């Protein structure tokens, strides 16, 4: 770095997915050591036990306990350098630190950077001074008292470094005042006077200290303020009443509405205020080329909490995690009175959860608290456990070893492969294991960890390999099993019998003590775009405009530095990261030192650009002014003519009117037509134009009246006055709403009348709102140029609208030029995916605004604002899909177009369809009715022939190496034959018969049989959707390619189009094409003409002959069969472009491919055949194989195809007479003769055929009857007799003779084939074949009609159009309904959380209060009273829980309900796409 996925194929848009790095991590298989790290992400849920804050006798008293001493034996005493030790207390300093946790909190809480002249600070350190006199008390204890407890209370007793008083002030604070110097507004520092006030412990001692007071100063800590930065929401837009400022007080360590009185009415807010959601910040960690994005576990700093919520005490510091009050809730005790308790310290339980460890050891380090030390405590820390959770290291062995072993997989059976892999030789021993030594970490005493790391020795390949993947993307393939199942799937998609995709198993990639999975972040994604996207048509320019704030701005001078710019100073904590180096063996990890930390302040300079001085000047933008002009601009008020409709009258009569073609409608009560007059309402032909005017909607008859803009000239003024334009406000087409008119035509609704299957349309005949006029609302439209708006520049042509100037000798039309605005076409560069755009830009720049970020759901719900209503603006989410769209190409399609062809239609002639027959085929039947064939292009087809056989079917009998083939072993030579059983296959029991070739003479061999034994054989079973080959069919239609070249980004185009012309992409002229291949046409073959060779079996003109080309003789003919000529638009006219070429004519047997035939391009139907016939797989294997006998394939209520005969007089019947042509023939045709009515017998000449034969040709002709009838027509059918054929005609031929005589009188709708020697008729012959043809394949005879022509059916061909089709119209594809399911919304309500006005209650507490009580220490004296001074209950303000009415917002959850979404082949329709069949769309 990219890749896959929308399409038939292509290009851009576009989204969805992969690949990649991370993780506090979980699951899921598998796990051998180490070394460092990390480990509750959920319930700030509740906690059992235990530890996690004490320490100090060198502040104080006392009690215990041990000891020494003395004794009077009760006790005392430890003073004499003083004994250790415990306990509780009083008193001190710490408990505010370490450690946890992320509840709150959007906020100076954090980050940064600055301020305090508005402050505080124990312990430390530094310096300056001091410590004097007194004094009352009280815990502890003793002795009562209550209670269960916890505890609490009365008296008595007593210490202090507790505790008061009094002195003394270097000194400090106030007040009143003097003076100096500085600053930043208030001020601030220093030196002075005067008055008030204000310290202590001489404590302890181990006599070195240690401590104590006040005042300066430090370091550290800590408060306060300020600029600044860092979330989402506007479907919160108006918040606020101590609130914003002030005076004054009071409070605080200090400023400060922090608090409270008065006094003004302020303050914030679109740069988002207030409210709503979420959230500890950060240093940093991940990702990323960077910018960014995400996140904030461990480590570091900072805050904020310590069951909830409120509150102060103490202190130097807490409103205080292991302190206190209350007040809630849980817990636990209890004697029911009442007490106690807080793991978000360490460990540890329970709960929740996908998911996170030990109730461990140690103070030996490091750091912390006490203390003069020793030491004491220390779950902080050091460590060790436990877990592949993570990085990082190392092993599980190394070397040789081919018979390429055995297994196992696959094979095309030959082999591959696994695989040097392994047996098997020859090493080595990391790591674990066992044993020995044994540290650093400490400078001395002191080591949890630890007999640890390291070193050594010592046995043995030994004790150590899995996991996920193999269809692309993505690396690596085969087999079997399964059969749209069971299953994978990250996307795309795989599985419906040959699965590289499922599931094994072998192989193979990958990684590796891990490997996959799933979660989640960052990338990849320039897929939110600063870097770095866009808006005609893919999503996406507001309908239009004025204009607020806001962005941006023209030329020129002075200034000034605000932004920019340089340079310097500060600060950016350590860890992190980068690079250099050092340290564990190495890495991981860690030590050092460098960078680097975009930022913010400061201070000195620079001015080019921008900003600022409402600074000075200018005129090119904009704008007055002046003088011209053009217009459906706009508003009101009048006012004209044509029509249309109605009235009246008149004329006239029967229809009219309306359609596709009808009807309903109107008309004899007189329509319509047609005349004359009225009446009304709307709308304005012609002109009239991609012509004009407006911002846009939109504006059209003509007058007046008002009244806006715009281009043109002039060039007198203003002097940047300008451009955009968030909210804002106007204007806005048709609809539609409301009041009032008003109503002629037109017209949703509705009616009727047709259409159709239906027809709530389309078409028709009525018709109401409605259009229309005032007033007001609505405020939207494919409001489009699907293309904001200003400005400026960037080739030219060429129309047309308004100006101006120039132009002929002057004037002047018209015409030509210039030159401004307007408005089209065409088109260069360029730009665009492409179509296209192109001076009126979607092109090159700037400015300002508005929009888009996949498709659906959805412009919907919810909320908000607007509306009388419709509804409009604003505007989501859940669920869902992998596409949805642009543009172009190639096709294929159109109830699109255009040219052309074809028996395609017309025009004609004959048929089929009506009827019996044949004959294929459905179905139905069967024991079977054997398979295939299915629109044309399955159905007289495979089948050129089913009695047996064929034969595949069925029934039954029978065989298993087999009916045929190949090998191997035993026997017999082989071959002929014959008798019994059986329906036969078959099974018995005989007879004849000894051959060939080599021999060493034993015997071997070949051929042939039979036996046996296994490989095999066999299978018309199965897949024709595994295939080959062959055929059908579009079609003999005229088309499909390709090479090079051009062209497009590309599929692709070109070439193959286009003017002509052909049967043809035949040919010819053009032309970015030039050439070529497959198809056409030719070449092949038959036929028509004719020569030349040749003349038998052919023929026969003359000549002899005969019954007769029979024979003699002859090759002229005619035939035959061989090689030739000829037919080329070659020649004439004439038309065409002077060409192809066509129209005519001559010649000519034949004239424009002379007729026919063979030949079938690329491709299309998964078109047909595994039952021709090969052949993959797959299946049977005493059978799906073989034999075998009967049957069936031929059945029969019916339906369809094809044929053949008819129905008759162009005929039938009998009679006579002509005239082919191609064929076949020896298991054959078979003549003459002959017998039979006849099939046919009998016979056997001839002929392997121009000689014999089949063999008669038949319609024809010529004559004769028949006379229009179911007949002398048809001939079915049915009896009876028979011939052939054959082993056999019963099922089941075929014919023939005689009876029989059914349907049929030309055939609905519909349909088919033919264009000339054709149709139609008419016989005749082959294959096949024993027999069996009305069928197929050929042959001649007779022998026509008719084409004006391409509108129209079908089919095809070329250009074009459109297309939402691409398995391509037999296509896609909408909606309603019906069922499942799924999420949403509304919904009478119900219920729950937060936040909240007002009000009520008000605990603790602070404050404030005194008339009440209570007081030792100070004062006075009258000595027991006062009085200072303290502490209480009392009451006051405040206020937590907590209560009540309401209020908001958010959520569950609701009977019913709305639509939405998805679902397999369900129901109605065809709405859309082609003119989608009524053009589509808003």
């Nucleotide at each position: 770095a990219g890749a896959g996925u929308u399409u038939g194929a292509u290009u851009a848009u576009g989204g969805c997915u992969c690949a990649g790095g991370a993780c506090g991590a979980a699951c899921g298989c598998u796990g051998g050591c180490g070394g460092c790290g990390u480990g509750c992400c959920u319930a700030a849920u509740a906690c059992a036990u235990g530890c996690a804050a004490g320490u100090c006798g060198a502040a104080c008293g006392c009690u215990c306990u041990c000891g020494a001493c003395c004794u009077u034996c009760g006790g005392g005493u430890c003073a004499u350098a003083u004994g250790a030790g415990a306990g509780a207390g009083u008193g001190g300093c710490g408990a505010a630190c370490g450690g946890g946790u992320g509840c709150g909190u959007a906020a100076c809480a954090c980050g940064u950077g600055a301020g305090a002249a508005a402050c505080c600070u124990g312990c430390c350190c530094c310096g300056a001074a001091g410590a004097c006199g007194g004094g009352a008390a009280u815990a502890a204890c003793g002795c009562g008292a209550g209670g269960a407890a916890a505890c609490u209370u009365g008296u008595g007793c007593u210490a202090a470094u507790a505790c008061c008083c009094g002195a003394u002030g270097c000194c400090c604070u106030c007040c009143u005042u003097g003076g100096a110097c500085c600053g930043c507004a208030u001020g601030g520092u220093c030196c002075g006077c005067u008055g008030a006030g204000g310290a202590a412990a001489u404590g302890c001692u181990c006599c070195g200290c240690c401590g104590c007071u006040c005042c300066a100063g430090g370091a550290g800590g800590g408060u306060c303020u300020c600029g600044u930065g860092g979330c989402c929401u506007a479907u919160c837009a108006g918040c606020u009443u101590g609130u914003u400022g002030g005076u004054g007080a009071g409070g605080u360590a200090a400023c400060g509405g922090c608090u409270c009185a008065c006094c003004a009415a302020g303050g914030c807010u679109a740069u988002g205020a207030c409210g709503g959601g979420u959230a500890g910040c950060u240093g940093g960690u991940c990702u990323g080329a960077g910018a960014g994005g995400a996140c904030g576990a461990u480590c570091a700093g900072c805050c904020a909490c310590a069951c909830u919520g409120g509150g102060a005490c103490u202190g130097a510091g807490a409103c205080a995690c292991g302190g206190c009050c209350c007040a809630g809730a849980c817990u636990c005790c209890u004697a029911c009175g009442g007490g106690a308790g807080g793991c978000a310290g360490c460990a540890g339980u329970a709960g929740g959860g996908a998911a996170u460890c030990u109730u461990g050891c140690g103070c030996a380090a490091u750091g912390g608290g006490c203390g003069a030390a020793a030491g004491c405590c220390u779950g902080a820390c050091g460590c060790a456990g436990c877990a592949a959770c993570g990085c990082c290291g190392c092993g599980u062995g190394g070397g040789g070893g081919a018979c390429g072993a055995c297994g196992g997989c696959u094979u095309u059976c030959g082999g591959g492969u696994u695989g040097u892999a392994a047996a098997c030789c020859c090493c080595u021993u990391u790591c674990a294991g066992c044993a020995g030594g044994g540290a650093c970490g400490a400078a001395a005493u002191u080591g949890a960890c630890g007999g640890u790391a390291c070193c050594u020795g010592c046995a043995g390949a030994a004790g150590a390999a899995g996991c996920c993947c193999c269809g692309g993307c993505c690396a690596a393939c085969u087999a079997c099993g399964u059969g749209c199942c069971a299953g994978c799937a990250g996307c795309c998609g795989c599985g419906g019998u040959a699965a590289c995709a499922c599931g094994u198993a072998g192989g193979g990639g990958g990684c590796g003590a891990g490997c996959g999975u799933u979660g989640u972040c960052c990338g990849g994604a320039u897929u939110u775009a600063u870097u770095g996207g866009g808006c005609g048509u893919a999503a996406a320019g507001a309908g239009c405009u004025c204009g607020u704030a806001g962005g941006c701005g023209g030329u020129u001078g002075c200034g000034u530095a605000a932004g920019u710019c340089a340079g310097g100073u500060g600060u950016g904590a350590a860890a992190a990261c980068u690079c250099c180096a050092g340290g564990c063996u190495c890495a991981a990890c860690u030590u050092g030192g460098a960078g680097a930390c975009g930022c913010c302040a400061c201070c000195u300079g620079a001015u080019a650009c921008u900003g600022c001085c409402a600074u000075g000047a200018c005129u090119a933008g904009a704008g007055u002014c002046c003088g011209g002009u053009a217009g459906a601009g706009g508003a009101g008020c009048g006012u004209g003519g044509a029509a249309u409709u109605c009235c009246u009258g008149g004329u006239g009569u029967a229809g009219c009117g309306g359609u596709g073609a009808a009807a309903u409608g109107c008309g004899c009560a007189g329509a319509u037509a047609u005349c004359a007059g009225g009446a009304g309402g709307a709308a304005c032909a012609c002109c009239a134009g991609u012509g004009g005017c407006g911002a846009a909607g939109g504006c059209g008859g003509u007058g007046c009246u008002c009244u806006g803009g715009g281009c043109c000239g002039g060039u007198a003024c203003u002097g940047a006055c300008g451009c955009u334009g968030a909210g804002g406000a106007g204007c806005g087409a048709a609809a539609g709403c409301a009041u009032g008119g008003g109503g002629a035509g037109c017209a949703a609704a509705c009616a009727g009348g047709a259409u159709u299957a239906g027809a709530u349309a389309c078409c028709c005949u009525g018709g109401u709102a409605g259009u229309c006029c005032a007033u007001g609302c609505c405020g939207u439209a494919a409001a489009c140029g699907u293309u904001g708006g200003g400005c400026a520049c960037u080739a030219g042509g060429u129309g047309u609208g308004g100006g101006a100037c120039c132009u002929a000798c002057u004037u002047a039309a018209c015409g030509g030029g210039u030159u401004c605005c307007g408005u089209g076409c065409g088109g260069u560069a360029g730009c665009u995916a492409a179509c296209g755009c192109a001076u009126a830009a979607a092109g090159u720049g700037c400015c300002c605004c508005g929009c888009c970020u996949g498709g659906g759901g959805a412009g919907u719900a919810c909320g908000g604002c607007c509306g009388c209503a419709a509804g409009g603006c604003u505007a989501a989410a859940a669920c869902u899909c992998a596409a949805a769209g642009g543009a172009a190409u190639u096709g294929a399609c159109g109830g699109g177009g255009g040219c052309c062809c074809g028996c395609a239609c017309a025009a004609g002639c004959g048929g089929c369809g009506g009827a019996g027959c044949a004959u294929g085929u459905u179905g139905c039947u069967u024991a079977a009715u054997u398979c295939g064939a299915a629109g044309c292009a399955a159905c007289g087809c495979g089948a050129a022939g089913a009695a047996c056989c064929u034969u595949a079917c069925c029934u039954g009998g029978a065989c298993u190496u087999g009916a045929a083939a190949u090998c191997c072993u035993a026997c017999g030579a082989a071959u002929c034959u014959g008798c019994u059983a059986g329906a036969g296959a078959u099974a018995g029991c005989g007879g004849a018969g000894u051959g060939c070739c080599c021999u060493u003479c034993g015997g071997g061999g070949a051929a042939u049989g039979u036996a046996g034994u296994g490989a095999c054989a066999g299978g018309c079973g199965c897949u024709g959707c595994a295939u080959g080959g062959c055929u059908g069919u579009c079609g003999u239609c005229a088309g499909c390619u390709c090479g090079u070249g051009u062209u497009g980004u590309g599929a692709g185009a070109u070439g193959u189009u286009g003017g002509g012309u052909u049967a043809a992409g035949u040919c010819u002229c053009g032309c970015a094409a030039c050439g070529a291949g497959c198809g056409c046409a030719a070449c092949c073959c038959c036929u028509a003409u004719u020569g030349u060779u040749a003349g038998u079996u052919g023929c026969c003109a003359g000549c002899a002959u005969u019954a007769a080309g029979u024979u003699g003789g002859g090759c002229a003919c005619u035939c035959u069969a061989a090689c030739g000529a000829g037919a080329c638009u070659g020649c004439c006219u004439g038309g065409g472009u002077u060409a192809a070429c066509c129209a005519g004519g001559a010649g000519g047997a034949a004239g424009g491919u002379g007729g026919g035939g063979a030949u079938g391009a690329c491709g299309u139907c998964a078109a047909g055949u595994c039952c021709u016939c090969a052949u993959g797989g797959c299946c049977c294997u005493u059978a799906u194989g073989u034999c075998u006998a009967g049957g069936g394939c031929u059945a029969c209520a019916c339906a369809c195809g094809u044929a053949a005969u008819a129905c008759a007089a162009u005929g039938g019947u009998c009679g006579g007479u002509a005239c082919a042509g191609a064929g076949g023939g020896a298991c054959g045709c078979g003549a003459a003769c002959u017998c039979g009515c006849g099939a046919g017998g009998g016979g056997g000449a001839g002929c392997a055929a121009a000689u014999c034969u089949c063999a008669a040709a038949a319609a024809a002709c010529c004559g004769a009857u028949c006379u229009c009838a179911g007949u002398c027509c048809g001939g079915a059918u049915u009896g009876a007799a028979g011939u052939c054929u054959g082993c056999a005609a019963c099922u089941c031929g075929a014919c023939u003779u005689c009876a029989u005589g059914a349907a049929g009188u030309u055939g609905g709708a519909a349909u088919c084939g033919c264009u000339a020697g054709u149709a139609a008729u008419c016989g005749c012959g082959g294959a096949u074949c024993a027999g069996c043809a009305c069928g197929c394949c050929g042959c001649g005879g007779u022998g026509a009609a008719u084409a004006c022509g391409u509108u129209c059916c079908c089919g095809g061909g070329c250009c074009u159009u459109g297309u939402a089709c691409a398995c391509a119209c037999c296509g896609c594809c909408c909606g309603u309904c019906a069922c499942a399911c799924c999420a949403c919304g509304g919904g009478a309500g119900u219920u729950g959380u937060u936040c909240u006005u007002a009000c009520c209650u008000g605990a603790a507490g602070u404050c404030g209060u005194g008339g009440c009580c209570c007081u030792a220490a100070c004062u006075g004296c009258u000595u027991g009273c006062a009085g200072a001074g303290g502490g209480g209950a009392g009451c006051g303000c405040c206020u937590a829980c907590g209560g009540u009415c309401g209020g908001a917002a958010c959520g569950a959850u609701g009977a019913c309900u709305g639509g939405g979404g998805u679902g397999a082949a369900g129901u109605c329709g065809u709405a859309a796409c082609a003119a989608g069949g009524u053009a589509g769309c808003c």